[in-house]
RNA sequence: GCCUCGGUAGCUCAGCUGGAUAGAGCAACCGCCUUCUAAGCGGUAGGUCAUGCGUUCGAAUCGCAUCCGGGGUA
Numbered sequence: 001g002c003c004u005c006g007g008u009a010g011c012u013c014a015g016c017u018g019g020a021u022a023g024a025g026c027a028a029c030c031g032c033c034u035u036c037u038a039a040g041c042g043g044u045a046g047g048u049c050a051u052g053c054g055u056u057c058g059a060a061u062c063g064c065a066u067c068c069g070g071g072g073u074a
Stems, first nucleotide, its partner, number of pairs: 001073007010026004019057001028044005050066005
């Protein structure tokens, strides 16, 4: 260089068959419980869906370019 897979919450990931209010677990915070802590239970907050452009009535999802990471290949 070329091929291929991936980038979504602080972390690990689902969603990619175009239309849902964008989700789960852990972590954080608040509360309950407890003599206290941990555990357990309930709740809250947290997202430019890597970036830009395009297609579309509508894009996390489709197309193109770019950036970053993994694997393969002479």

The RNA shown here (transfer RNA) has 74 nucleotides and comes from an uncultured bacterium. Model confidence (mean pLDDT): 81 of 100.